[in-house]
RNA sequence: GUUUUGGUCCUGUGCGACCGCAGAGCGCAAACCUUGUCAGGCGGGGAACCGAGCAGCAAUAAGCGCAUCGCGCGGUGUGUUGCGGGGUUGCCAGAACUGA
Numbered sequence: 001g002u003u004u005u006g007g008u009c010c011u012g013u014g015c016g017a018c019c020g021c022a023g024a025g026c027g028c029a030a031a032c033c034u035u036g037u038c039a040g041g042c043g044g045g046g047a048a049c050c051g052a053g054c055a056g057c058a059a060u061a062a063g064c065g066c067a068u069c070g071c072g073c074g075g076u077g078u079g080u081u082g083c084g085g086g087g088u089u090g091c092c093a094g095a096a097c098u099g100a
Stems, first nucleotide, its partner, number of pairs: 001097008009086006015079002017076005023069002025066004034059004042051003
């Protein structure tokens, strides 16, 4: 000096981390305009009973929370991550060849 391989560079894609959205699980949650059961009281009835139904209790909805779960979706200038493609002006490392 030449060639070449790899890294850095660009890019596609996968895996994980992180973030976000949704889902499941658990918990809370409605003066009335949810449901069920409806004490008391009220109404009808000669009575048996019936009716509506407040409080209470229970279940749940909108919604909120969780240090839970992974089998969902998306994202990022995340990762001494994997695979591929591009590039050879430059830098780093290696190999081969050639010349002095």
Bacterial small signal recognition particle RNA from a Bacillota bacterium, 100 nucleotides, folded computationally. The sequence was found by an Rfam model in a public genome assembly. Rfam family: Bacterial small signal recognition particle RNA. Rfam's curators write: The signal recognition particle (SRP) is a universally conserved ribonucleoprotein involved in the co-translational targeting of proteins to membranes.